[in-house]
RNA sequence: GCGAGAGUGGUUCAGUGGUAGAACAUCUCCUUGCCAAGGAGAAGAUCGCGGGUUCGAUUCCCGUCUCUCGCU
Numbered sequence: 001g002c003g004a005g006a007g008u009g010g011u012u013c014a015g016u017g018g019u020a021g022a023a024c025a026u027c028u029c030c031u032u033g034c035c036a037a038g039g040a041g042a043a044g045a046u047c048g049c050g051g052g053u054u055c056g057a058u059u060c061c062c063g064u065c066u067c068u069c070g071c072u
Stems, first nucleotide, its partner, number of pairs: 001071007010024004018055001026042005048064005
């Protein structure tokens, strides 16, 4: 330099155009004499960044940044 893949709550990951979810973690409550385990609930995301298409974009297109792999 060329090609491919990844980037979404604190972490690991879903989500192929119509209000962004799960598990674990955190906080509150219930259960217990206490802890753990269990149960109920809550908070937490400008979806890497900037544009474009569209009535509407995490999703499609372009550029760009970071990481991983391959080729040279």